Transfer RNA from Methanosphaera sp. rholeuAM6, 75 nucleotides, folded computationally.
RNA sequence: GGGCCUGUAGCCUAGCCUGGAUAGGGUGUUGGACUUCUAAUCCAAAGACCGUGGGUUCAAAUCCCACCAGGUCCG
Numbered sequence: 001g002g003g004c005c006u007g008u009a010g011c012c013u014a015g016c017c018u019g020g021a022u023a024g025g026g027u028g029u030u031g032g033a034c035u036u037c038u039a040a041u042c043c044a045a046a047g048a049c050c051g052u053g054g055g056u057u058c059a060a061a062u063c064c065c066a067c068c069a070g071g072u073c074c075g
Stems, first nucleotide, its partner, number of pairs: 001074007010027004020058001029045005051067005
């Protein structure tokens, strides 16, 4: 220098190919119930507008371009 893969809540992850409008789940956190207490279990709440910027579109996590970060392969 070139090719490919990955980037979504504190952490992990689905959705991306086939665009549809308050982004789902697990875990963790907070509050409550239960319990003599703790754990477990149950209920509730908060938390990401999707790596960054731009483009296409009525509409973008999803399509296109560039860039950034990590991984991997080639030279």

The organism belongs to Methanosphaera, within Archaea. It was read from a public genome assembly. The prediction has a mean pLDDT of 83. It matches the Rfam family "tRNA".